Predicted 3D model of a 536-nucleotide part of an RNA (small-subunit ribosomal RNA, 5' domain) from an uncultured bacterium. The coordinates come from a structure-prediction model, not an experiment, and the mean pLDDT is 86. The full RNA is in RNAcentral, with records from Greengenes.

Context: one part of a larger RNA
């Protein structure tokens, strides 16, 4: 000079766009953050309104609604931190004939025929509470047999390079819902056990995705760290994993590492990328995006495809709270917010309308993801505070050689404009889809319906009465801060007298100080301008 997630001092008009606890991975009050399905399942209020009443009540509607329960999915995403890690953790670039994949694609088969239970509830009944205990009832796409069984599992034999292929035992599954319909079965009126459509279940098989695993190379300083290791190194039986191995285990052999820096110590998430530079290189790892790792603080497993699981379990410990002293409850590194530390860092807003995520056949319901909006000159980027003309060079300050220069076309004055701010009127794209009605079509089907493809209508905006457009008013609300020896653009008075004070460096100040303090004037930048801290 650049440059910062800056922060102080002085000052502050307006707008977009970004960005905002670096320090205590302190500790937290209160909301709110992960649900959802009645087309899986059994039960099911009430408030309020009707009718009757013998006034005790029953009856219908709400309502098979709201609540709670079984079931399934989903809660391993998405959101935050940067403690820890010098590591296959990340990078890059293989490997995996050593492996695993819910939901989604596609193909092939297959859903047959029983069982037993159990919460909800209704009795009792324990405790202050949290929470249970027993005794009966009952459903299921929920639990168990049982039949079938493929290129699936495993066993044996044979091939053979090869889990390569063959043969033979042996074994392993399932579930139902919903909608139309009367050709076929039934009973024949119409309906279901029959078709049929969907959505869904189960086995194989293939692919997408999305994990684990190995390896090669890279990846901070200190040698004032020099020698470090017994499950260590190897091997052989077992285990154990999805899966390879010391992963564990018993046994056996004694190996392995290490001046090309082991081992210990310190620091630190890596990294696309940022910042600087001509490049090389040095710095740095906010915000975006990829990876890891943690979830008070240590341990451990359960269930699942997938966790050793931030708003799950279950031990211990620390802290906090509630207790009828028998016990209990809880974890903001989610988003707000609080206090505390700190130089120093927002709002306990709005909204699911878009994007996107979970669930549901859908309508939909949830979503501090996200999408806006607040604050904050914190950054960048724009735009203003006026424009023309105007010399008696007014009057005022300042200087002075007392002649005048200077501030200066600057005011004042005259003629315009009208950006932003104000005030009025219109007023947006950001919505297309899902769904509902209607049309056409192709498919299927006995046929319809339904799916599907299409085209018409109808419904949906948190920002936000915003952008933005038009109109009125009106120069009218809207400049400062640094600096002026030299380096380095920018001099003069006046106070002060090694004093007060200045200072990035050389250095100024002891009686005419352009260097201290103050005033004209200048100089630089400008809604920012110094200053401090930091990198290059």
């Nucleotide at each position: 000079a650049a440059u910062u997630g800056a922060a102080c001092g002085c000052u502050g008009g307006c707008g977009g766009c970004g960005u905002g606890c670096u320090u205590a991975a302190c500790a937290c009050a209160u909301g709110c953050a992960a649900g959802u399905c009645g087309u899986a399942c059994g039960c099911g209020a009430a408030a309020g309104g009707g009718a009757c009443u013998u006034c005790g009540g029953u009856c219908c509607c709400g309502a098979g609604u709201a609540a709670a329960g079984u079931g399934g999915c989903g809660c391993a995403c998405g959101g935050g931190u940067g403690a820890g890690u010098a590591a296959c953790a990340c990078g890059u670039g293989g490997a995996u004939a050593a492996c695993c994949u819910g939901c989604c694609u596609c193909u092939a088969u297959g859903a047959u025929g029983g069982g037993g239970a159990u919460a909800a509830c209704a009795g009792u009944u324990g405790g202050a509470a949290a929470c249970g205990a027993c005794u009966g009832c009952u459903a299921a796409u929920a639990c168990c047999g049982a039949a079938u069984a493929c290129g699936c599992u495993c066993a044996u034999a044979a091939u053979g390079a090869a889990c390569u292929u063959u043969a033979u035992g042996a074994g392993g599954a399932a579930a139902g819902g919903u909608g139309g319909c009367c050709u076929c079965u039934g009973c024949u009126u119409g309906c279901a056990a029959g078709c049929u459509a969907u959505c869904g279940c189960a086995u194989a098989g293939a692919g997408a995705u999305g994990a684990g695993u190995c390896c090669g190379c890279g990846u901070c300083c200190c040698a004032u760290u020099a020698g470090c290791u017994a499950g260590u190194u190897g091997g052989u039986g077992g285990g154990g994993u999805a899966a390879c191995g010391g992963c564990c285990u018993a046994c056996c052999a004694a190996g392995g590492c290490a001046a090309c820096g082991a081992u210990g110590g310190g620091u630190a998430g890596c990294c696309g990328a940022u910042c600087u530079g001509a490049g090389a290189g040095g710095a740095u790892g906010a915000u975006c995006g990829g990876c890891c790792a943690c979830a008070c603080u240590g341990g451990a497993a359960c269930u699942g495809a997938a966790a050793c699981a931030c708003g799950g379990u279950c031990c211990a410990g620390a802290c906090u709270c509630c207790u009828a002293c028998g016990g209990g409850a809880g974890g903001c590194a989610g988003c707000a917010g609080u206090g505390g530390g700190g130089a120093a860092u927002a709002u306990u807003g709005c909204g699911c309308a878009a994007u996107g995520g979970g669930c549901g056949a859908a309508a939909g319901c949830c979503u501090g993801a996200c999408g806006c909006a607040g604050c904050g000159a914190c950054g960048c980027c724009g735009c203003g505070u006026g424009a023309g003309g105007g010399a008696u060079g007014a009057a005022g300050g300042u200087c002075u050689u007392c002649g005048g220069a200077u501030c200066g076309u600057a005011a004042a004055c005259c003629u315009c404009u009208g950006u932003c701010a104000g005030a009025a009127g219109g007023g947006a794209a950001g919505a297309a889809a899902c769904u509902a009605g209607g049309g056409u079509g192709c498919u299927c089907u006995a046929a319809u319906c339904a799916u599907c493809a299409u085209c018409c209508u109808a419904c949906u905006g948190a920002c936000g009465g915003u952008a933005c457009c038009u109109u009125c008013a009106a120069a009218g609300g809207a400049a400062g801060c640094a600096c002026c020896g030299g380096c380095u653009a920018a001099c003069u008075c006046c106070g002060u007298g090694c004093c007060a004070g200045c200072a990035g460096c050389c250095g100024c100040g002891g009686u005419a100080a352009u260097a201290c303090g103050g005033a004209g004037g200048g100089u630089g930048c400008a809604a920012g301008c110094g200053u401090u801290a930091a990198u290059c």